[in-house]
RNA sequence: CUGGAGACUAGACUGGGGAGCCGGGCAUUCCCUGUAACCGCAAACUGUCCUUAUGGCGGGGUCGAAGCCCGAGGGCGAUGUUGAGUGUAUUGAUCGGCCCGGGUAUUCAACUGAGAAGCUUUGUCCCAUAGGAUCGUCUAUGUGGUGAACCGAGUCAGACCUUGACGGGAGCAGCUCUAAGCUAUGUACUUGAUGUUUAUGGGGUCUACAAAGUGGAGGCGAAUAUCUGGUUAACCUUUCUCUGUGCUUGACUUCCACCGACGGCGCGUCUCUAU
Numbered sequence: 001c002u003g004g005a006g007a008c009u010a011g012a013c014u015g016g017g018g019a020g021c022c023g024g025g026c027a028u029u030c031c032c033u034g035u036a037a038c039c040g041c042a043a044a045c046u047g048u049c050c051u052u053a054u055g056g057c058g059g060g061g062u063c064g065a066a067g068c069c070c071g072a073g074g075g076c077g078a079u080g081u082u083g084a085g086u087g088u089a090u091u092g093a094u095c096g097g098c099c100c101g102g103g104u105a106u107u108c109a110a111c112u113g114a115g116a117a118g119c120u121u122u123g124u125c126c127c128a129u130a131g132g133a134u135c136g137u138c139u140a141u142g143u144g145g146u147g148a149a150c151c152g153a154g155u156c157a158g159a160c161c162u163u164g165a166c167g168g169g170a171g172c173a174g175c176u177c178u179a180a181g182c183u184a185u186g187u188a189c190u191u192g193a194u195g196u197u198u199a200u201g202g203g204g205u206c207u208a209c210a211a212a213g214u215g216g217a218g219g220c221g222a223a224u225a226u227c228u229g230g231u232u233a234a235c236c237u238u239u240c241u242c243u244g245u246g247c248u249u250g251a252c253u254u255c256c257a258c259c260g261a262c263g264g265c266g267c268g269u270c271u272c273u274a275u
Stems, first nucleotide, its partner, number of pairs: 002274007011063004015033005023050005038059004067265003073259002077255002080252010092240002096236002099230010111218001118214007125203008133194004139188008152177004160169003
């Protein structure tokens, strides 16, 4: 000096990464991933640190000059972008259906020789014209009733005035009458309306209800199939489209647990022993 055995010390390992938070690092939170493999305490108005930041305080276990660093390559997983497929919601369009009209065919069928379809005419409805009716309105007027405290008429008991007397005078109430007014009713006229009616003319109606005539055996209508035309508000359906979203999968980009070649740094002290 080298090898072997043992005892030490410094020390190493006891996980790593991403998101979030923060001026920033780490931790407490969440997620991914690895190992044979730690524990206790506190921590979001937070704990601790400052690019020598990759947790703080405390306690174990294993190993022990053990080891640490780098990271070609492999590779789990994830962010982002994008392609494809598929599901679903939504916007708009579209084929067909649904819906409506017509034709044809088949079947059924109310009614029908006590008379079907068809044809002619008419009423019920509307309009116009000319009348009536009814109900109002305007004006005039007749009739009944009522109707003037005094300031209208007549007659005026009583009372009053006058006269010697007869008599005369004015005159209230009452009664009679009347004007205006009020009320009832009638007539004429003007004018309006209609739960009304007649005549004439026109329109409409025969898909509602009827009438008359003609006609002489069908037939209102319905269902199904098919052809054709139309409509489209909603609904169903075919195809496409706008916008969003879920899932599957491919490509690219970035980060990356884990494994890891080469390389780099380090490899101390003591005792015994072999050559």

The prediction has a mean pLDDT of 76.
This is a predicted structure of a 275-nucleotide RNA (Archaeal signal recognition particle RNA) from a Nanobdellota archaeon.
A source record names the gene ffs.
The RNAcentral record of the sequence draws on ENA.
NCBI's taxonomy places the organism under Archaea, Nanobdellati, Nanobdellota.
Of the family's consensus pairs, 94% are formed in the model.
Its Rfam family is "Archaeal signal recognition particle RNA". Its Rfam clan is "SRP clan". The family's RNA type in Rfam is non-coding RNA gene. On this family, see Wild et al., Curr Opin Struct Biol 2002: "Towards the structure of the mammalian signal recognition particle".